[in-house]
Context: one part of a larger RNA
RNA sequence: CCCUGGUUAAGGAACUAGGCAAAAUAACACCGUAACUUCGGGAGAAGGUGUGCCGUUGAUGGUGAAGCCCUCCUCGGGCCGAGCUGUUGGCGGUUGCAGCGAAAUGGGGAUUGUGACUGUUUACUAAAAACAUAGGACUCUGCAAAGUCGAAAGACGACGUAUAGGGUCUGAUGCCUGCCCGGUGCUGGAAGGUUAAGGGGACGAGUCAGCGCAAGCGAAGCUCGAAACCGAAGCCCCAGUAAACGGCGGCCGUAACUAUAACGGUCCUAAGGUAGCGAAAUUCCUUGUCGGGUAAGUUCCGACCUGCACGAAUGGCAUAACAACAUCCCCGCUGUCUCAACCAGGGACUCA
Repeated sequence: CCCUGGUUAAGGAACUAGGCAAAAUAACACCGUAACUUCGGGAGAAGGUGUGCCGUUGAUGGUGAAGCCCUCCUCGGGCCGAGCUGUUGGCGGUUGCAGCGAAAUGGGGAUUGUGACUGUUUACUAAAAACAUAGGACUCUGCAAAGUCGAAAGACGACGUAUAGGGUCUGAUGCCUGCCCGGUGCUGGAAGGUUAAGGGGACGAGUCAGCGCAAGCGAAGCUCGAAACCGAAGCCCCAGUAAACGGCGGCCGUAACUAUAACGGUCCUAAGGUAGCGAAAUUCCUUGUCGGGUAAGUUCCGACCUGCACGAAUGGCAUAACAACAUCCCCGCUGUCUCAACCAGGGACUCA
């Protein structure tokens, strides 16, 4: 010097990213217990008091000897209730620094964010605000169901039957969930346009009888090419649908101080963000401004609204309870610190 423990004057978080670590609290009984609340909770809230041993005296539970009484005289039943033992009071005394005498055994309170909750997770750097959840909604599926696995047989779904099963989103509860169907998707429609194979076969070509002096013409058959026309879904088209994917404006002017603009004009759009919330787990400028807390506060809490770039099941806003979650403050407590010291054990080191 290092590790593991123990103690410490005065102060008591001044340490630090942060009370990390340590200290403190602690058992049982009694008293007492706030806001808020979904009336269950919160709650062991908080905050107090007592606790050993001895004597004595109550209450009460268990067991129940001896004795007495009854008896069908043996089994049994009843009365009184000693002794032993358990629980719990009163009074008096006694004792130590200390009586849950050791060990084990909650620190507490106030605020905000997020997630309702119990639960689940990155086996070996993440336990969380992530996942799940009950609840809500949309959608598909009429049973040989939809969906899934499998070339198939077959199986699951399910020995279930729409109060069932699959998929997707949201995520207890409370109050709610606005506008847009132009784009993409889905559903429905079928008049018109487009459109494949196939059908169709005008027409053309090759070949070859025959005709012709030749050039050439050329039936039937066979072969090849092929126009019109017919021809489904789809797409175009027409509607519906946003708890489908998604989206939810700009400029200018205006009120008798100023400022601001209820109001007006204009352009664009499918429609221009409603309620609620808002410097927020979202705010760049920004340590915004004001208030609170501190002597002093880039964090925190309450407001304001100028929302760079919140916003309504990609849910919005509240919310009791809960959380090894995140933030901030206070009380208690302490070697975290001012600032270090000593002790014990084990290492390192030196010597033998």
A computed fold for a 352-nucleotide part of an RNA from an activated sludge metagenome, annotated as large-subunit ribosomal RNA, domain IV. Model confidence (mean pLDDT): 87 of 100. RNAcentral holds the full RNA, with entries from SILVA.